[in-house]
RNA sequence: CAGGCCGGGUGACCGCGCGCCGCGCGAGCGGCUCGAGGAAAGUCCGGACACCGCAGGGCAGGACGCUGGGGAAACCCCAGGCGGCGAAAGCCGACGGAAAGUGGCACAGAAAGGAGACCGCCACCGGCGAAACCAAUCUCCGGAGACGCCGAUGGUAAGGGUGAAAAGGUGGGGUAAGAGCCCACCAGCGCCGUGGUGACACGGCGGCUGCCAAACCCCGUCCGGUGCAAGGCGAACAGGCUCCGCCGAGGUGGCCCGCCGAGGAGCCGGGUACGCCGCACGAGCCUCCGCGGAAGCGGAGGCCGAGAUGGAUGGUCACCCCCGACAGAAUCCGGCUUACAGGCCUGCU
Numbered sequence: 001c002a003g004g005c006c007g008g009g010u011g012a013c014c015g016c017g018c019g020c021c022g023c024g025c026g027a028g029c030g031g032c033u034c035g036a037g038g039a040a041a042g043u044c045c046g047g048a049c050a051c052c053g054c055a056g057g058g059c060a061g062g063a064c065g066c067u068g069g070g071g072a073a074a075c076c077c078c079a080g081g082c083g084g085c086g087a088a089a090g091c092c093g094a095c096g097g098a099a100a101g102u103g104g105c106a107c108a109g110a111a112a113g114g115a116g117a118c119c120g121c122c123a124c125c126g127g128c129g130a131a132a133c134c135a136a137u138c139u140c141c142g143g144a145g146a147c148g149c150c151g152a153u154g155g156u157a158a159g160g161g162u163g164a165a166a167a168g169g170u171g172g173g174g175u176a177a178g179a180g181c182c183c184a185c186c187a188g189c190g191c192c193g194u195g196g197u198g199a200c201a202c203g204g205c206g207g208c209u210g211c212c213a214a215a216c217c218c219c220g221u222c223c224g225g226u227g228c229a230a231g232g233c234g235a236a237c238a239g240g241c242u243c244c245g246c247c248g249a250g251g252u253g254g255c256c257c258g259c260c261g262a263g264g265a266g267c268c269g270g271g272u273a274c275g276c277c278g279c280a281c282g283a284g285c286c287u288c289c290g291c292g293g294a295a296g297c298g299g300a301g302g303c304c305g306a307g308a309u310g311g312a313u314g315g316u317c318a319c320c321c322c323c324g325a326c327a328g329a330a331u332c333c334g335g336c337u338u339a340c341a342g343g344c345c346u347g348c349u
Stems, first nucleotide, its partner, number of pairs: 001347006008320007016035002019032005037326001041337002044335005049227004056257004061223005066080005081095001082093004096218002101216002103212003118160002120156004125151005133143002168186006187209001189206007231277004239268006250260003284303008321324001
């Protein structure tokens, strides 16, 4: 660093809940079995199941996004590729497209994408100053103009400065100064070849190239809605008035189509707020065998491991130890994420 596992133990006693058995007319009593987790949590994904008539089409909207495999599916898993981090084992990554189009790039800065001249550098012109030199015996005067300063015009993206980013990077040639202007190497892009199922890698050639899609967008795949207070059965109440409606009320997700089709809405009054099912045998768990590199798949044998609805799963004592963390089901399942005292095993650096 990676993977796996445990998470107080034993005994006695007293309790609680489901189920079964026995007793009792009944309320209930007695006995036996079972009785929270690796996360039961967050409710973040995906499903099963149920109802919405069928679960259809289009638009809108949303989610996801390297490749191959697995899986019912997934913001899931395994293996690989690429990128980043690390000395390494290894870890992390919303990781399609910027050469379809549109748009954006704050502040600073002259300029932020068919860029740009602020300082600097260079050329030429004008003005001022001016050494060598020319002329003359010398000085002055005169000519000359290297060079310096100032100004105008133009060139320049090497250098400075600003910035997250300055129009590929480094070095050389070249040039008035410069510049992919030219060359070598490197990075990127496109085409071709080779290897690979593929992502991609390697090699050659070419022109010369910013970033952002967690901006719109394009491409591909997928998505109807509501959630067990779903929903079904029983018990109880079962009256009145008004309005709308087969010329379609109403329902069907946000809209349109399509579909279904006889009830619907309001007010007043009455009743129940109780029981049962759903509800625990399931994409189940364990062992062995086979296939596979793994996730996983197949076969055989064995097992049944909570099920409440004021909601059970607790307490006391004794002994021992390293003195016990995070936390508790509520329709179920597969994942992810988060919390966790302490300890054990295996492999690697």
A computed fold for a 349-nucleotide RNA from a soil metagenome, annotated as Bacterial RNase P class A. The RNAcentral record of the sequence draws on MGnify. Its mean pLDDT, the model's own confidence on a scale to 100, is 79. Its Rfam family is "Bacterial RNase P class A". From the family's description: Ribonuclease P (RNase P) is a ubiquitous endoribonuclease, found in archaea, bacteria and eukarya as well as chloroplasts and mitochondria.